[in-house]
RNA sequence: AACGAUGCAGCAGGAGAGACUGCCCGACCCGGGCGGCGCCGAAGGGGAAUCGCCCCAGAAACUCUCAGGCAAAAGGACUGCUGCAUCGAC
Numbered sequence: 001a002a003c004g005a006u007g008c009a010g011c012a013g014g015a016g017a018g019a020c021u022g023c024c025c026g027a028c029c030c031g032g033g034c035g036g037c038g039c040c041g042a043a044g045g046g047g048a049a050u051c052g053c054c055c056c057a058g059a060a061a062c063u064c065u066c067a068g069g070c071a072a073a074a075g076g077a078c079u080g081c082u083g084c085a086u087c088g089a090c
Stems, first nucleotide, its partner, number of pairs: 003088011018037001020036007038070003044066001045064003052056001
């Protein structure tokens, strides 16, 4: 100097599902609050399979929808690039 992994930060991409409905408030386009029914899975969270083992530990983009979300905005698993730090290896 370059390589890999992890963490953080920045930039870019990033799906799904009712701009549903009742009431109330607001400067009444529209937004917010409290309910009702219908849905979504890719923040987060829960569950268990295999193996070890029969204590226990323990995954996922699977599954459940507690949370979150269902025009836009915001958020968004994950992917790429860049920078920093740590570790490994050379």
Description
This is a predicted structure of a 90-nucleotide RNA (Glycine riboswitch aptamer) from Crenobacter oryzisoli. Model confidence (mean pLDDT): 78 of 100. The model forms 90% of the base pairs in the Rfam consensus. It matches the Rfam family "Glycine riboswitch aptamer". Rfam's curators write: This family represents the bacterial glycine riboswitch. Gene Ontology term of the family: glycine biosynthetic process.